Context: one part of a larger RNA
RNA sequence: CGCGCAUGGUGGAUGCCUAGGCGGUAGGAGGCGAUGAAGGACGUAGUAACUUGCGAUAAGCUUCGGAGAGCCGGUAAACAGGCUUUGAUCCGGAGAUUUCCGAAUGGGGAAACCCACCGUUUCGACGGUAUCCCUGUCUGAAUACAUAGGACAGUGGAGGCGAACCCGGGGAACUGAAACAUCUAAGUACCCGGAGGAAUAGAAAUCAACCGAGAUUCCCUUAGUAGCGGCGAGCGAACGGGGACCAGCCCAGUUGCCAUAAUUCAGUGGAUUUUAGAAGAACGACCUGGAAAGGUCGGCCAUAGACGGUGAUAGCCCGGUAUUCGAAAGAUGAAGCUGAUGGGUAACGAAGAGUAGGACGGGACACGUGACAUCUUGUCUGAACAUGGGGGGACCAUCCUCCAAGGCUAAAUACUCCCUACCGACCGAUAGUGAACCAGUACCGUGAGGGAAAGGCGAAAAGAACCCCGGAGAGUGGAGUGAAAUAGAUCCUGAAACCGCGUGCGU
Repeated sequence: CGCGCAUGGUGGAUGCCUAGGCGGUAGGAGGCGAUGAAGGACGUAGUAACUUGCGAUAAGCUUCGGAGAGCCGGUAAACAGGCUUUGAUCCGGAGAUUUCCGAAUGGGGAAACCCACCGUUUCGACGGUAUCCCUGUCUGAAUACAUAGGACAGUGGAGGCGAACCCGGGGAACUGAAACAUCUAAGUACCCGGAGGAAUAGAAAUCAACCGAGAUUCCCUUAGUAGCGGCGAGCGAACGGGGACCAGCCCAGUUGCCAUAAUUCAGUGGAUUUUAGAAGAACGACCUGGAAAGGUCGGCCAUAGACGGUGAUAGCCCGGUAUUCGAAAGAUGAAGCUGAUGGGUAACGAAGAGUAGGACGGGACACGUGACAUCUUGUCUGAACAUGGGGGGACCAUCCUCCAAGGCUAAAUACUCCCUACCGACCGAUAGUGAACCAGUACCGUGAGGGAAAGGCGAAAAGAACCCCGGAGAGUGGAGUGAAAUAGAUCCUGAAACCGCGUGCGU
């Protein structure tokens, strides 16, 4: 030095576990904001830090309800001091307080800071003062009336934030076409505006085909069909059929008649649900063991044998579970009630013009200009008036069908930042969220932005008193605890690489 055996170190794989995730189902909620949000800064405890809570009334104040013996949040104890059956801590409802920044709004500003004016004042302080829109009042030019403009007021509104869904205005490229230009990707991504709990659409100038249907939306089908297409790559309907859900109305107007109902809105109301809770059955002995829930024997409950915990695997030990009950207060809100609104019918009338249509150029339609209907419109034009007009995929006739140029409309549909309950042939710490752990942290970057690693002693800290060595060390050895300390805090298990000690053999 090699090989073997044995025994250690290092290391943290594996197994087991789960505090966290992932995906769903049902129900709820679908907004918050000038009454100052979302998000922050700084404070706040007898407290140095972080965190949670809170806001100079600062881990809290008031009140109503619940609950019933301990409590003063966590890391996290100790000490000190308090509170509490005159009901604390805690849980739920309502209220008060709520510094500074932030739409931030008195002006400024390098956010959490600086500097004002006016009014009131008990002299401590309090209130007001942004902009735009609307309404009202006053004022008021060129310019006579006026108008523009200006000022003030308003128990008027807006502003900002928010995960997706929705509508509208703009709108790529990579890519595919095996290159690339029409085309595709795609009206996607992205930007902007706006709204709602859904949004959009919507009661035929619709389809159909000579039979008929009867608003819209969504699903299945028709169908990868008909078509479109450098007829390439690709794109891709509709009619019809089957379902979900169903709801129809108003204005552009007068009169007569009937009638005070329908409808809608507001208020009230309080079935129900939710935001604390309450009751809730039934087991013992022995054996093994550190520990019984295991084994054996003998019982019991069950509208409860869901689940979790307890020193191993518990229907009957604990929390619960089935079932039943419960609200002072707040929210929701069916029926009912009240108020406001105004209804029905008939006659006559009316029945949407720079519109329909056309030309040129675009865009949308599955449809790339094509033989291209239909919809839309930037420019230019430009009808008819129900004896009328639109459509039926060039166009014409016949026929059929509908009535544009005004408006409203629930449900079926889409989504989930969030709340509650439950589920999983989902993950189990290199997995599952980036994040099981004080993570969007540490750290990196001027910045936009990027972005980790890191879980496990034990049933219980019983976390090793005391002694020896040592530097009043580190770390050991005893002692002690424990079932176990090769469970000793670098702590469950403890693989391999790698490094030793001992020993056998070889060299």
The prediction has a mean pLDDT of 85. This is a predicted structure of a 507-nucleotide part of an RNA (large-subunit ribosomal RNA, domain I) from a marine sediment metagenome. RNAcentral holds the full RNA, with entries from SILVA.